The prediction has a mean pLDDT of 81. The RNA shown here (SAM riboswitch aptamer (S box leader)) has 120 nucleotides and comes from a soil metagenome. RNAcentral holds the sequence, with entries from MGnify.
[in-house]
RNA sequence: CAUCAAGAGAGGUCGAGGGAACCGGCCCGUAGACGCCUCGGCAACCUGCCCUAACCCGAUGUCAUCCACGGGAAAGGGGGCAAGGUGCCAAACCCGGCGAGCCAGACGGCUCGAAGGAUG
Numbered sequence: 001c002a003u004c005a006a007g008a009g010a011g012g013u014c015g016a017g018g019g020a021a022c023c024g025g026c027c028c029g030u031a032g033a034c035g036c037c038u039c040g041g042c043a044a045c046c047u048g049c050c051c052u053a054a055c056c057c058g059a060u061g062u063c064a065u066c067c068a069c070g071g072g073a074a075a076g077g078g079g080g081c082a083a084g085g086u087g088c089c090a091a092a093c094c095c096g097g098c099g100a101g102c103c104a105g106a107c108g109g110c111u112c113g114a115a116g117g118a119u120g
Stems, first nucleotide, its partner, number of pairs: 001120004009039005017028003022097004040089003045085003048081005055072004093116001098113006
């Protein structure tokens, strides 16, 4: 700096907690969660590869240019593949906490933003 409401799970193992941290809520979990391992998958951030028009060059033609034709590849644009490097595969980053605006009689609710966090 960009993205974070999409997407993608089986087997084995472990054995009591887990969903980042604190608080509140809600959820997952002895019908075995979380974690770890294996395999599989998702995605397309980086690398790589392919296509593409713009772009550049050439020849023909033209007063000249454009179009059309042939070729090119450094950077950058668009599209694609998924080989490599990461990441991810319950719930929106599970939701809220702080601020602004709006709604509401009120508890409160909605939208946007911030903070914190995750990934690149």